A computed fold for a 354-nucleotide part of an RNA from an uncultured bacterium, annotated as small-subunit ribosomal RNA, central domain.

Context: one part of a larger RNA
């Protein structure tokens, strides 16, 4: 290197759109580049393998024959890949008719609750803890009422429910907007699949700049306590931050630790959205059965798998195109590069050590 491999043993790029590569449905014709074959000339001698002979045998040496790929020229073959020409629908996509939804974005509203402010009622406590203390409170707190300010968040409805590519998405209403699925009928006719380098766009939390904004929470910090100590876990306080606007940052145990896509391989029982047919029924869009798509669960045949589990959502059988990985630690580290405003990211070793 072939190879083997990546759920958990090293391994699936956070995601997604895509350029170039690669791979690609069904029929018919054509031509003959790959493919297959025939023939001719080349492949030097030696070497090697067979046959024979020569040194008494052997090695070792003559002779005869043989044989590989390859390549040039010329003849054929047409099944397959390529190529060309026509034509088709099943694969993908349009229109037409519905449905479902926390899908994104922008305005706006509402309700409880936490804090603060202010009035009123009312007295000695309150808070906190395993038990204290730190802390609040006769300058009148906790506790109740009434008003009032201001931020963030959206109890119940909830759910194995749902939508999104992933990251995520939740009170309500309005607007503008992505995408998904299901019926049937019509069109276009392979327009798909995947995608490295480069290239685009998203990408929690923290953080990072400008500027607001600040109730509650709370790194950090101060302060009681535990404690041998206690730079902690427990309280009492609070700055950043956590909301917003633009603008970086580009990373997570960014998980199903399971790249995308198509095809097939028993069944059982839930669940949301659809279509269809039947029931109940005075009628029903409600229910209730079934049959189908399409999604989310569990639970198993087969098969796989080191076990563990997977199991029509596969980790089963396969094909196609990507990314990865090759003993531990040095190390996801130095250097060089590119990228940030920093923090730092991405690429990514080696000595030496076991």
């Nucleotide at each position: 290197c072939u190879g083997g491999g990546c759920g958990u043993a090293a391994a699936g790029c956070g995601a997604u759109c895509g350029c170039a590569g690669g791979u690609g449905g069904a029929a018919a014709a054509a031509a003959a580049g790959g493919u297959c074959u025939g023939g001719u000339g080349u492949u030097a001698a030696a070497u090697a393998c067979c046959u024979u002979g020569g040194c008494u045998c052997a090695a070792c040496c003559a002779a005869g024959g043989u044989c590989u790929c390859g390549u040039a020229c010329u003849g054929g073959a047409a099944a397959c890949c390529a190529u060309u020409u026509u034509u088709c629908u099943u694969g993908a996509g349009g229109c037409a008719g519905a449905c479902a939804g926390g899908g994104g974005c922008a305005g706006g509203u509402a309700g409880a609750a936490u804090u603060c402010c202010c009035a009123u009622u009312g007295u000695a406590g309150g808070g906190g803890u395993u038990a204290a203390a730190u802390c609040c409170g006769u300058a009148g707190a906790u506790a109740a009422u009434g008003g009032g300010a201001g931020g963030a968040a959206u109890a119940c409805c909830a759910a194995a429910a749902g939508c999104g590519a992933a990251g995520g998405c939740a009170g309500c209403c309005u607007g503008c907007u992505g995408g998904g699925u299901c019926u049937u009928g019509c069109c276009u006719g392979a327009c798909a699949c995947u995608g490295c380098u480069c290239g685009a766009u998203c990408g929690a939390a923290a953080g990072c700049g400008u500027g607001g904004g600040g109730a509650g929470c709370g790194a950090a910090a101060g302060g009681g306590a535990u404690u041998a100590g206690a730079u902690a876990c427990c309280c009492c306080u609070g700055u950043a931050g956590u909301c917003c606007a633009c603008g970086c940052c580009g990373u997570a145990a960014a998980c199903g630790a399971u790249g995308g896509a198509u095809a097939c391989u028993c069944g059982g029982u839930g669940u949301u959205c659809g279509a269809g047919a039947g029931g109940u029924c005075c009628a029903a869009u409600c229910c209730c059965u079934c049959u189908u798509g399409a999604g989310u669960g569990c639970c198993u045949a087969a098969g796989c798998u080191a076990a563990c589990g997977c199991g029509u959502u596969a980790a089963g059988u396969a094909u196609c195109c990507c990314g990865c990985c090759u003993g531990g630690g040095a190390a996801g580290u130095a250097c060089g590069g590119c990228c940030g405003c920093a923090a730092g990211g991405c690429u990514a070793a080696a000595a030496c050590u076991c």

Overview: The full RNA is in RNAcentral, with records from ENA and SILVA.